[in-house]
RNA sequence: GCUCGAAAAAGGCAAACCGCUCGUGAGGGUGGGACGCAAAGCCACGGGACUCCUGAUCACGACAGAGGAGUCAGCCGGGCUGCCGAA
Numbered sequence: 001g002c003u004c005g006a007a008a009a010a011g012g013c014a015a016a017c018c019g020c021u022c023g024u025g026a027g028g029g030u031g032g033g034a035c036g037c038a039a040a041g042c043c044a045c046g047g048g049a050c051u052c053c054u055g056a057u058c059a060c061g062a063c064a065g066a067g068g069a070g071u072c073a074g075c076c077g078g079g080c081u082g083c084c085g086a087a
Stems, first nucleotide, its partner, number of pairs: 004085002012037002017032006035074001041080003045077003048072007
């Protein structure tokens, strides 16, 4: 240095739920709170899930499919970066 990851140490993050707040919504921010996490740090690149909108066909409406705009990084891959060091 690489791989790897504890019975170590120093620290870190924070699910559900609740308050306030932003958003039509999925969800976001913040405070409380800890289920968990060795990348639960960052990036929507591939897949996936979810939301809103459009609209051909159609007598009309709805669903599916299609198109558009979004959300999720704590769903799985991938990319970038990074603390510690027992075996």
c-di-GMP-I riboswitch aptamer from Conexibacter sp. CPCC 205762, 87 nucleotides, folded computationally. The source organism's lineage runs through Bacteria, Actinomycetota, Thermoleophilia, Solirubrobacterales and Conexibacter. It was read from a public genome assembly, where an Rfam model found it. Its mean pLDDT, the model's own confidence on a scale to 100, is 82. It matches the Rfam family "c-di-GMP-I riboswitch aptamer". Rfam's curators write: GEMM was predicted in a large-scale screen for bacterial structured RNA regulatory elements.